Predicted 3D model of a 72-nucleotide RNA (transfer RNA) from Vicugna pacos. The RNAcentral record of the sequence draws on Rfam. The source organism's lineage runs through Eukaryota, Gnathostomata, Boreoeutheria, Tylopoda and Vicugna. Its Rfam family is "tRNA". Gene Ontology term of the family: triplet codon-amino acid adaptor activity.

[in-house]
């Protein structure tokens, strides 16, 4: 120095353009003598950052950034 994937809740991840879920954790409240461990509820995401298409964009494009991969 070139080409590709890749950024989404603490983690780990799902959504082929229509107000963004889920699993674990967290927190609270039942169960129990306490714990665990089960069941409910509940918080938590300006969708990595700018700019473009669109009546609308996490989705498409596209400039920057981090990453992780292959070339030389």
């Nucleotide at each position: 120095g070139g080409a590709g994937g890749u950024a989404u809740a603490g983690c780990u991840u799902a959504u082929u353009a229509g107000u963004a879920g889920a699993g674990u954790g967290u927190g609270u409240g039942c169960c129990u003598a306490g714990a665990a461990g089960g069941c409910a509820c509940a918080a938590g995401g300006u969708a990595c950052u700018g700019g473009g298409u669109u009546c609308a964009a996490u989705u498409c494009c596209u400039g920057g950034u981090g990453c992780c991969u292959c070339c030389a």